[in-house]
RNA sequence: GCGGGCAUAGCAUAGUGGUAAUGCGAUAGGCUUCCACCCUGUUCACUGGAGUUCAAUUCUCCAUGUCCGCU
Numbered sequence: 001g002c003g004g005g006c007a008u009a010g011c012a013u014a015g016u017g018g019u020a021a022u023g024c025g026a027u028a029g030g031c032u033u034c035c036a037c038c039c040u041g042u043u044c045a046c047u048g049g050a051g052u053u054c055a056a057u058u059c060u061c062c063a064u065g066u067c068c069g070c071u
Stems, first nucleotide, its partner, number of pairs: 001070007010024004018054001025043006047063005
């Protein structure tokens, strides 16, 4: 320099155009003599910009970051 993959919560992953899900975690309450386990609630996210569309995490383009391959 060229090509390709990926970017969703504190972490790990789902989600192929119509209310963003689950586990671990954090936190509050219940249970318990206390702790742990268990139960219930709460908390927290679509990398940025533009386009297409009634509607975009999803499709297209550009940028950024990251990973892989080629040179």

Predicted 3D model of a 71-nucleotide RNA (transfer RNA) from a marine sediment metagenome. Its mean pLDDT, the model's own confidence on a scale to 100, is 82. The RNAcentral record of the sequence draws on ENA.